[in-house]
Context: one part of a larger RNA
RNA sequence: GAACGCUGGCGGCGUGCUUAACACAUGCAAGUCGAGCGGUAACAGGUGUAGCAAUACAUGCUGACGAGCGGCGAACGGGUGAGUAAUGCUUCGGAAUCUUCCUCGUAGUGGGGAAUAACCUGGGGAAACUCAGGCUAAUACCGCAUACGAACUACGGUUGAAAGCAGGGGAUCGCAAGACCUUGCGCCCUGGGAGGGGCCCGCGUUGGAUUAGCUUGUUGGUGGGGUAAAGGCCCACCAAGGCGACGAUCCGUAGCUGGUUUGAGAGGAUGAUCAGCCACACUGGGACUGAGACACGGCCCAGACUCCUACGGGAGGCAGCAGUGGGGAAUAUUGGACAAUGGGCGAAAGCCUGAUCCAGCCAUGCCGCGUGAGUGAAGAAGGCCUUAGGGUUGUAAAACUCUUUCACCGGUGAAGAUAAUGACGGUAGCCGGAGAAGAAGCCCCGGCUAACUCCGUGCCAGCAGCCGCGGUAAUACGGAGGGUGCAAGCGUUAAUC
Repeated sequence: GAACGCUGGCGGCGUGCUUAACACAUGCAAGUCGAGCGGUAACAGGUGUAGCAAUACAUGCUGACGAGCGGCGAACGGGUGAGUAAUGCUUCGGAAUCUUCCUCGUAGUGGGGAAUAACCUGGGGAAACUCAGGCUAAUACCGCAUACGAACUACGGUUGAAAGCAGGGGAUCGCAAGACCUUGCGCCCUGGGAGGGGCCCGCGUUGGAUUAGCUUGUUGGUGGGGUAAAGGCCCACCAAGGCGACGAUCCGUAGCUGGUUUGAGAGGAUGAUCAGCCACACUGGGACUGAGACACGGCCCAGACUCCUACGGGAGGCAGCAGUGGGGAAUAUUGGACAAUGGGCGAAAGCCUGAUCCAGCCAUGCCGCGUGAGUGAAGAAGGCCUUAGGGUUGUAAAACUCUUUCACCGGUGAAGAUAAUGACGGUAGCCGGAGAAGAAGCCCCGGCUAACUCCGUGCCAGCAGCCGCGGUAAUACGGAGGGUGCAAGCGUUAAUC
């Protein structure tokens, strides 16, 4: 954050599974870079060959680019609140720490090597996939050299790095490619900064004593291991400690906060939306990669469940956005766009982005507007009441005179966008047109509590928040007329102060 009943004209701005952290069909939600690399499966162009032509074939030559190697991102953004009473959160401090990208400096970027995917060949398998042999590239991998500063040190010294790519270019060299020069982007070592994390301490942080004792890596020390880092974090040895009525331990409940709500305040209740932190990602465990994870849309193992199978074996994880079944009193579209803001990659063009911006649905909430205005007494008709005279509905209607908000029809038409680019959207707004035209209900009327009569009923049927009404004149039940209240809502129920 409501739901239910009756009713329902419009707009703006919000909100919308509180229950089963139940199970999920389908689509989408994380990619990008050819200016790192070998390349060319598809598309388009060029060139060549053949041909009169149509066309066919060849060719990475070009735009581009499937798959692959490599880089960065995927640890953000989005969801949920199961667990957690403290490894959390809030606030105040601290020292023994790390940090991709960004930024300011310092010093470099020399010379070599060996492989491997793709590809080709062969094989296995129903599939998922996989094995063997052969070829090849790099900003992938490994050495050598060098070391301002860096790390280690027995203070003698020792150790450790890199990668290139693109644009432009007069001379020189070179058959050419290119070398070379220059600019930009990178790469490596290292010192600061910023922002971001990790760790530690004090205070605060729910109920139960019909939970009173708890603890053996337990508490401390020495020495080690481990980590980015302090530490029983882990280990060996030694000591026997440590916590507890200022509530340990155990049990129950619960994400915490800024806030929200109520209240004059103190306080109480609460923690939807928005923002910060934490935890989780089918259940449990584990590590790998990496600056960062023990990783929602990664991996491995175990389990439950679902699906495929040729029975040998495989595949999956919506607490992302929609959507389905189920549960429930109850909660929406399998929509549009990257135009804006922001994020990832890229030199850029750009690509991706269910973040986001919009639209759709629901009176679910708040706010605004409308459903007409003036005149109008023969106080019409009808209804209801009546003491039968009249009273009331009631200026209400009719009638006459006007107006046109909103909705409708036609036209025009933004801002949001710095030059270009607008999903929203022909939207908002503006102009014109027609016509009172399309637009009122719900609860209540015994007292509390604003609002009264008649008929029906007869302790029946029923009402009811409390007191209480109803047994033959019921202002309390049901209907009618009249009235009160609120109003596109009105009542009821639930919850809280």

This is a predicted structure of a 497-nucleotide part of an RNA (small-subunit ribosomal RNA, 5' domain) from an uncultured prokaryote. It matches the Rfam family "Bacterial small subunit ribosomal RNA". The prediction has a mean pLDDT of 89. RNAcentral holds the full RNA, with entries from ENA.